The RNA shown here (transfer RNA) has 59 nucleotides and comes from Callorhinchus milii. The sequence is in RNAcentral, with records from Rfam. Lineage of the source: Eukaryota > Eumetazoa > Deuterostomia > Chondrichthyes > Callorhinchus. It matches the Rfam family "tRNA". Rfam classes the family as a transfer RNA. Model confidence (mean pLDDT): 81 of 100.
RNA sequence: GUGGUUCAAUGGUUAGAGCACUCGCCUCACAAGUGAGAGACCUGGGUUCGAUUCCUGGC
Numbered sequence: 001g002u003g004g005u006u007c008a009a010u011g012g013u014u015a016g017a018g019c020a021c022u023c024g025c026c027u028c029a030c031a032a033g034u035g036a037g038a039g040a041c042c043u044g045g046g047u048u049c050g051a052u053u054c055c056u057g058g059c
Stems, first nucleotide, its partner, number of pairs: 001059001004019004012049001021037005042058005
C1' cells in the first nucleotide's frame, strides 16, 4: 500500500472528502453551475467474540 486519481479515518455502527466518470436540470449548443448515482481497504497466516485497523511472512 484504501474507488479511475489525489488523500483522510476507524478494533464493531453505512469506510469519508476533492477531482474525474455516468445520468438528469439548465443552454440554440458547449463550458460553467446545480441535483442524483456507480465505484475502494495489496496478499497469505496469526491474535480477538469481532481485523481495513494490532502482530507476522510475501510482493